[in-house]
Model confidence (mean pLDDT): 78 of 100. A computed fold for an 88-nucleotide RNA, annotated as c-di-GMP-I riboswitch aptamer.

RNA sequence: CACAGGCGGUGCCAAACUUUCCGAGAGGAAAGGACGGAAAGCUACGGGCCUAACUGAUCUAAACUCUUCAGGUAGCCGGGCUGCUAAA
Repeated sequence: CACAGGCGGUGCCAAACUUUCCGAGAGGAAAGGACGGAAAGCUACGGGCCUAACUGAUCUAAACUCUUCAGGUAGCCGGGCUGCUAAA
């Protein structure tokens, strides 16, 4: 010096919930707030999970259900990229 590791310190991020806005919805953004996190930084490539409008089908009608453009979740898991400090 580089890689791995993750003790400790200084810090960092921020679940649920509340308010406002966007969205059909899942969900997202901002403010407050801390359950937690050692990549809880970025990325939808693989798997999982969630939503599924318009149309069509069913149906007396409505609702429900099926079909379905597509979308979401990285704090579900894995992969890829990047990164901090002074332990063993």